[in-house]
Context: one part of a larger RNA
Molecule: large-subunit ribosomal RNA, domain IV
Organism: Euglena deses
RNA sequence: CUGUUUCUAAGGAACUCGGCAAAAUGACUCCGUAACUUAGGAAGAAGGAGUGCCUCAGGUAUGAGGUCGCAGUGAGCAGGCCCAAGCGUCUGUUUACCAAAAACACAGGUCUCCGCUAAGUUGAAAAACGAUGUAUGGGGGCUGACGCCUGCCCAGUGCCGGAAGGUUAAAGAAGUUGGUUAGCGUAAGCAAAGCUAGUAACUGAAGCCCUGGUGAACGGCGGCCGUAACUAUAACGGUCCUAAGGUAGCGAAAUUCCUUGUCGGGUAAGUUCCGACCCGCACGAAAGGCGUAACGAUUUGGGCGCUGUCUCGGAAACAGACUCG
Numbered sequence: 001c002u003g004u005u006u007c008u009a010a011g012g013a014a015c016u017c018g019g020c021a022a023a024a025u026g027a028c029u030c031c032g033u034a035a036c037u038u039a040g041g042a043a044g045a046a047g048g049a050g051u052g053c054c055u056c057a058g059g060u061a062u063g064a065g066g067u068c069g070c071a072g073u074g075a076g077c078a079g080g081c082c083c084a085a086g087c088g089u090c091u092g093u094u095u096a097c098c099a100a101a102a103a104c105a106c107a108g109g110u111c112u113c114c115g116c117u118a119a120g121u122u123g124a125a126a127a128a129c130g131a132u133g134u135a136u137g138g139g140g141g142c143u144g145a146c147g148c149c150u151g152c153c154c155a156g157u158g159c160c161g162g163a164a165g166g167u168u169a170a171a172g173a174a175g176u177u178g179g180u181u182a183g184c185g186u187a188a189g190c191a192a193a194g195c196u197a198g199u200a201a202c203u204g205a206a207g208c209c210c211u212g213g214u215g216a217a218c219g220g221c222g223g224c225c226g227u228a229a230c231u232a233u234a235a236c237g238g239u240c241c242u243a244a245g246g247u248a249g250c251g252a253a254a255u256u257c258c259u260u261g262u263c264g265g266g267u268a269a270g271u272u273c274c275g276a277c278c279c280g281c282a283c284g285a286a287a288g289g290c291g292u293a294a295c296g297a298u299u300u301g302g303g304c305g306c307u308g309u310c311u312c313g314g315a316a317a318c319a320g321a322c323u324c325g
Stems, first nucleotide, its partner, number of pairs: 001320008010311002014309001019306001027051005036041001038145001052067006068072001080304007087296002092104002108143007120129003146291004151221003156218002158214005165209003171203002175199006183190002222240005249283001250280001261277005
């Protein structure tokens, strides 16, 4: 010097991205216990006191008295706690070997398909699963407990319904054109039937066009100008465009560029945090919106306790390294 462990005056997070690590708390009995709440919880909340041995009483619990030590859960083994906010309701699951989470799942909600030889899936097929089930069932999509709610747009795309008209395939096919040749003709040539090669009126389904519906289907949810008796602002008016112009709620947010926005709180001092404001670059209602008790090896900010994290180092033991052998 490296590692493991122990102690450390005074201070006590000044360390650091961050209390990471360490310290502290710890058992049992008794007292006591807030906001909030889905009335179950929160809760071991928090906070406080006691604990050995002997004698007596007592069925026990326990009570009374006595007594020893610095120290009685006498060593060891045993939760640190509180306040506020984000996200996800919760228990659970996950990147075997850098990610455990706010991701996945979830009960619940909703849409849609499927009447049973079901839909759907696997398979050239046979067949199997679905299911020895039958719509209170099965498949698929989205959302994600609970509470309050879930606005407007069907123009485009998708899906569902409709069948009058337009368009439209194979197929069928009247007619017509060419080839061939019985026949006719002196010849040039004409030419029936059949066969054959084309062309083709007309008939001809779904689909598309058309016509309605449908958003917990894919999706979308404006601009400019003016106006009130200080100023400012604009309840109000005008105009252009659109299928319709973002409702409730929330908002510098896991979303805010400008931005360390502005004001307030906390600090002596706060780019973080909390509460407001709204000028939302670029929130917004099941790719759900906003709340929410409980829960979380989750994320963020603050506080108490505690400490070698630090001021700032020091000491010791052991194992290495090192020296000698």